[in-house]
Molecule: transfer RNA
Organism: Trachelomonas volvocina
RNA sequence: UCUCUAGUAGCUCAAUGGUAGAGCCAUCGGCUGUUAACCGAUUGGUCGUAGGUUCGAAUCCUAUCUAGAGAG
Numbered sequence: 001u002c003u004c005u006a007g008u009a010g011c012u013c014a015a016u017g018g019u020a021g022a023g024c025c026a027u028c029g030g031c032u033g034u035u036a037a038c039c040g041a042u043u044g045g046u047c048g049u050a051g052g053u054u055c056g057a058a059u060c061c062u063a064u065c066u067a068g069a070g071a072g
Stems, first nucleotide, its partner, number of pairs: 001071007010024004018055001026042005048064005
């Protein structure tokens, strides 16, 4: 210098262009002698950043940042 992959909730990860979700964590409640376990509910997101395409973008295109891998 070039190529590829990844970036989404506090953590690990989903999501055919059509309302952003799950598990864990946290909080509250239930269950009980108490804790743990179990059950139920709730909170939490400028989908890395900036543009573009589209009626509509986490998703497609471009640039860029960070991390990782590869080529020279």